[in-house]
Record summary
The prediction has a mean pLDDT of 84. FMN riboswitch aptamer (RFN element) from Alpinimonas psychrophila, 143 nucleotides, folded computationally. The source organism's lineage runs through Bacteria, Bacillati, Actinomycetes, Microbacteriaceae and Alpinimonas. The sequence was found by an Rfam model in a public genome assembly. It matches the Rfam family "FMN riboswitch aptamer (RFN element)". Rfam describes the family as follows. The RFN element is a highly conserved domain that is found frequently in the 5'-untranslated regions of prokaryotic mRNAs that encode for flavin mononucleotide (FMN) biosynthesis and transport proteins.

């Protein structure tokens, strides 16, 4: 060095105009793209994360019964850890090359949930959250 354990830090981006009583939601136009992998760099290939659903430990309101000090049992609900399962959008052609749906050129497509005087990838909100992961980080051990 590598490896192991612990800690710390980092860890999501995005227009303007028009119409109209009212729209950053419609129309036009613009802009954005988490993490790991992949003979070669990915929003669209594979996998993961988050949101959502289900199971689930723990705790618990109420009711009934037992006990009569503390508590115990059962039932309908609530809560919902770790973990597991489910769900989860979208790409073509040409060129170069050993190799690219990842580069270059051209053209497409996608984007959860709730809110909003008018319909949202971009506004507000859950979120000063969580997290896949990252660090030439720090400490200890080993070496």
């Nucleotide at each position: 060095a590598a490896c192991g354990c612990g800690c710390u830090c980092c860890g999501g981006g995005g227009u303007c105009a028009g119409u109209g009583u009212a729209a950053a939601u419609c129309u036009g136009u613009a802009c954005c793209g988490g993490u790991g992998g992949u003979g070669a760099u990915a929003g669209u290939c594979c996998a993961c994360g988050a949101c959502c659903c289900u199971c689930g430990a723990u705790c618990u309101u109420c009711a009934u019964c037992c006990a009569a000090c503390a508590g115990g049992a059962u039932g309908c609900g609530g809560u919902g850890a770790a973990g597991a399962g489910g769900u989860u959008g979208a790409u073509u052609c040409g060129g170069u090359g050993a190799a690219a749906a990842u580069c270059c050129g051209a053209g497409a497509c996608c984007g959860a949930c709730g809110g909003u005087u008018a319909a949202a990838g971009u506004c507000c909100g859950g979120a000063u959250g969580g997290g896949a992961g990252g660090a030439a980080g720090c400490g200890c051990g080993c070496g």